[in-house]
Context: one part of a larger RNA
RNA sequence: GGUCCAUGGUGGAUGCCUUGGAGCUAUCCGGCGAUGAAGGGCGUGGUAAGCUGCGAAAAGCCUCGGUGAGAAGCAAACAUUCUUAUACCCGAGGAUUCCCGAAUGGGGUAACCCGGCUGUUUUUAUGACAGUCAUUAUGCGGUGAAUACAUAGCCGUAUAAAGCGAGACUCAGGGAACUGAACCAUCUAAGUACCUGAAGGAAAAGAAAUCAAUUUAGAGAUUCCCUUAGUAGCGGCGAGCGAACGGGGAUUAGCCCAAACCAAUGUCAUUUCGGUGAUAUUGGGGUUGUAGGGCAUGCAUAUAUGUAUCAGUGAAAGAUAGCAGAAUGGUAUUGGGAAAGCCAACCGUAGAGGGUGAAAGUCCUGUAAGCGAAAUCUGAAGCUGGCUAGCAUGUACCUGAGUAAGGCGGGGCACGAGUAAUCCUGUCUGAAUCUGGGGGGACCACCCUCCAAGGCUAAAUACGAGAUAGCUACCGAUAGCGAAUAGUACCGUGAGGGAAAGGUGAAAAGCACCCCGGGAGGGGAGUGAAAUAGAACCUGAAACCGUGGACCU
Numbered sequence: 001g002g003u004c005c006a007u008g009g010u011g012g013a014u015g016c017c018u019u020g021g022a023g024c025u026a027u028c029c030g031g032c033g034a035u036g037a038a039g040g041g042c043g044u045g046g047u048a049a050g051c052u053g054c055g056a057a058a059a060g061c062c063u064c065g066g067u068g069a070g071a072a073g074c075a076a077a078c079a080u081u082c083u084u085a086u087a088c089c090c091g092a093g094g095a096u097u098c099c100c101g102a103a104u105g106g107g108g109u110a111a112c113c114c115g116g117c118u119g120u121u122u123u124u125a126u127g128a129c130a131g132u133c134a135u136u137a138u139g140c141g142g143u144g145a146a147u148a149c150a151u152a153g154c155c156g157u158a159u160a161a162a163g164c165g166a167g168a169c170u171c172a173g174g175g176a177a178c179u180g181a182a183c184c185a186u187c188u189a190a191g192u193a194c195c196u197g198a199a200g201g202a203a204a205a206g207a208a209a210u211c212a213a214u215u216u217a218g219a220g221a222u223u224c225c226c227u228u229a230g231u232a233g234c235g236g237c238g239a240g241c242g243a244a245c246g247g248g249g250a251u252u253a254g255c256c257c258a259a260a261c262c263a264a265u266g267u268c269a270u271u272u273c274g275g276u277g278a279u280a281u282u283g284g285g286g287u288u289g290u291a292g293g294g295c296a297u298g299c300a301u302a303u304a305u306g307u308a309u310c311a312g313u314g315a316a317a318g319a320u321a322g323c324a325g326a327a328u329g330g331u332a333u334u335g336g337g338a339a340a341g342c343c344a345a346c347c348g349u350a351g352a353g354g355g356u357g358a359a360a361g362u363c364c365u366g367u368a369a370g371c372g373a374a375a376u377c378u379g380a381a382g383c384u385g386g387c388u389a390g391c392a393u394g395u396a397c398c399u400g401a402g403u404a405a406g407g408c409g410g411g412g413c414a415c416g417a418g419u420a421a422u423c424c425u426g427u428c429u430g431a432a433u434c435u436g437g438g439g440g441g442a443c444c445a446c447c448c449u450c451c452a453a454g455g456c457u458a459a460a461u462a463c464g465a466g467a468u469a470g471c472u473a474c475c476g477a478u479a480g481c482g483a484a485u486a487g488u489a490c491c492g493u494g495a496g497g498g499a500a501a502g503g504u505g506a507a508a509a510g511c512a513c514c515c516c517g518g519g520a521g522g523g524g525a526g527u528g529a530a531a532u533a534g535a536a537c538c539u540g541a542a543a544c545c546g547u548g549g550a551c552c553u
Base pairs, nucleotide, nucleotide: 001552002551003550004549005548006547007546008545009544015538016503017502020475021474022472023471024470025469026468027467028466029464030463031164032163039100040099041098042055043054044053046078050074051073061094062093063092064091065090066089070082071081072080105114106113107112115133116132117131118130119129120128121127135161136160137159138158139157140156141155142154143153169200170198171197172196173195174194180187184236210219211218223250224249225248226247227246233241234240254456255455256454257400261284262283263282264281265280266279267278268277269276270275289434291399292398293397294395295394296393297392298391299390303389306387307386310385311384312383313382317378318377319376320375322371323370328344329343330342331341333340345362346361347351353365354364355363405429406428407427408426409425410424411423415441436451437450438449439448440447490497491496510537513524514523515522516521
């Protein structure tokens, strides 16, 4: 020095575990904010560094309920207190709520600085305290230039807005490229990603100028799903893109204006002072395509139907604390420990789950079935009020105009200019008025069908920040979220980047006392089932480093 055996150190794999995660389902809920949010800064405890809670009324104050013996958070100990005159805890409502932050009196390097006005405090001064003072939009009022009336401007007052979020869902305005086409330019990716705006609990869409129709038959707002169908089509007819009608389901709901006409009021014009006309506002009226409405005349006239689209009231029920809840004993079996084994029982509308010194239907907590609210919230039943429908004849007053449509240029429709309808519009033109107008994929005729140029509309649909209940051929500490709490420590001027880190034991019973040592550490003793479970603590692999022995050199 090597090999082997034994035994240690180091190290933290493996096994077991779970406080944390992942995904999914159902129900609820879907906003907060100038009454100052989200998010922070700084404070706040007897002792107080962190987290949590709270706000100078500061781990808290008040009221009403629940519960019922302990309590003063995580978090021990000491001190001091509270509590059946009901503490602590749980729920509902209220009070307080420093400073920053949209931040809004002015400023500012966020959490700071400096003011005006009014009031209070002691009359003044100084100070302190309380309240108030930003901007924009709209309505109303006042004042009021150049400039006569006026208007602009200015002032006051009332109402509203602003900002945040869930990297979600919706609509709108903008809008790529990589890529594919085996290159690439039309095309594709894709109206995707991304940016911006706006909103809601959903949004958007929506009551036909819609479809359909070889039969001359039919359908009857929208949205979503299945299908039609990878069909018809589009396409350097390449790559690729890709419907609709119809059918089956989910859910169902329809309405209101503008106008004609009537009336009132204001202003202006005109006047023969009786009015008339124009215009604006308000009220009535009216809302459609087998056309409807107005007006004139005639007739009829009482109760249905509906009411999301009106208002009020509001039951039951539900939510936010809770209550109660069946049934087992023995053991001289093992063990530190019984819930295990053995023996003998019981309950079950409860044998879901969790805990208890191993593995418990009957020990604890629960579970099944049942019960419960002073207060706040939801509230679709019901009730009350309000609203809601004529007939005939005549008349030709009304029925959405820079609109429809056309030319040119684009865009959107599955449809790339194509035979290209239909839809939107930058530009140039530009109708008809019910004897009217649009559509049926160029266009024309016939026929059918509908009524644009105003608006509203629940449900079925999408999503999940949050709440509750649960589930998993999901993970089990290099896994699972980045995070078993952390956007922390740390890095960066900054935008930003971004960790590691779980396990004594059933119970601290966490080793009194003695010895060696300066201590660290160790040896006894003691606890414990176990201390090679001693806090660097379950198990404790390998690399690596020793100690003792055997053999070889």
Description: Large-subunit ribosomal RNA, domain I from Oceanispirochaeta crateris, 553 nucleotides, folded computationally. Its mean pLDDT, the model's own confidence on a scale to 100, is 82. It matches the Rfam family "Bacterial large subunit ribosomal RNA".